[in-house]
RNA sequence: AGCAGAGUAGGACUGCACGCGCUAAGUGCCUGGGAGACGGGGAGUUGUUCCUGGGACGAAAGCAGACGGAAGCGUUUGCUGUGGUGUGUACUCCGCAUCCCGCUGCU
Numbered sequence: 001a002g003c004a005g006a007g008u009a010g011g012a013c014u015g016c017a018c019g020c021g022c023u024a025a026g027u028g029c030c031u032g033g034g035a036g037a038c039g040g041g042g043a044g045u046u047g048u049u050c051c052u053g054g055g056a057c058g059a060a061a062g063c064a065g066a067c068g069g070a071a072g073c074g075u076u077u078g079c080u081g082u083g084g085u086g087u088g089u090a091c092u093c094c095g096c097a098u099c100c101c102g103c104u105g106c107u
Stems, first nucleotide, its partner, number of pairs: 001107005010094003014090006020083003029055008040101004061080008
C1' cells in the first nucleotide's frame, strides 16, 4: 500500500412474567419546538430515540362472587376476552446513514 474481516448503541418478530386502559389513556398518522444517542477515537444527516405543544382519525367488553340499597342500580374482587397497550426478560434476525482515523488477518 492492496484485499478481507471483527465489534457498539440500538431496532424488529415471537414466547413468557408483571402491569395499564376498555369511564379510551396508550398505540399508529400529520405538524411545530426542544434534548440525546449513534462500533476504539473524531465529525455527523433530510435517518433515529426521548420530552413537549397543536391537529385529524379512532377500538370491546362479558361472566361470576361479595358488600351497600326498598328498587332501578352502585362499589369492589376474581376469571375470560380485548388494545397496531407499557415495562422487564429469553430466543432469533437486522445493525457503525455517511466520511476520516484506528483494530485483526492475509499479501
Molecule: THF (Tetrahydrofolate) riboswitch aptamer